[in-house]
RNA sequence: GCGCAUAGCCAGGGGCGCCGCAAGGCUGAGACGUACCCUUCGAACCUGACCCGGAUAAUGCUGGCGGAGGGAGGUUGAACCGAAGAGAA
Numbered sequence: 001g002c003g004c005a006u007a008g009c010c011a012g013g014g015g016c017g018c019c020g021c022a023a024g025g026c027u028g029a030g031a032c033g034u035a036c037c038c039u040u041c042g043a044a045c046c047u048g049a050c051c052c053g054g055a056u057a058a059u060g061c062u063g064g065c066g067g068a069g070g071g072a073g074g075u076u077g078a079a080c081c082g083a084a085g086a087g088a089a
Base pairs, nucleotide, nucleotide: 002082003081007076008075009074010073011039012038013037014036016033017026018025019024045070046069047068051064052063053062054061
């Protein structure tokens, strides 16, 4: 000096469904939340999709689709590891 686990700060991206008269129930990190998740190492999320198989009271509930296409970043610090160079013993 560079890379790097991880973390801080600032900023940005995203979803909010199904059943029920309601209360409430189901899945989930989160179903409008003092929130939650994700930010290129990108399945957070969108398109495909009023898609297909399975399951369910019902629903992206689950698997496929998906080695498909898109998709929002800066900075500080930096354990650990490591090349080269220089110096000392």

Source information: This is a predicted structure of an 89-nucleotide RNA (TPP riboswitch aptamer (THI element)) from Tateyamaria sp. ANG-S1. RNAcentral holds the sequence, with entries from Rfam and Ribocentre. Rfam family: TPP riboswitch aptamer (THI element). Rfam's curators write: Vitamin B(1) in its active form thiamin pyrophosphate (TPP) is an essential coenzyme that is synthesised by coupling of pyrimidine and thiazole moieties in bacteria. The previously detected thiamin-regulatory element, thi box was extended, resulting in a new, highly conserved RNA secondary structure, the THI element, which is widely distributed in eubacteria and also occurs in some archaea. Analysis of operon structures identified a large number of new candidate thiamin-regulated genes, mostly transporters, in various prokaryotic organisms. The family has 115 seed sequences and 16,130 matches in Rfam 15.1.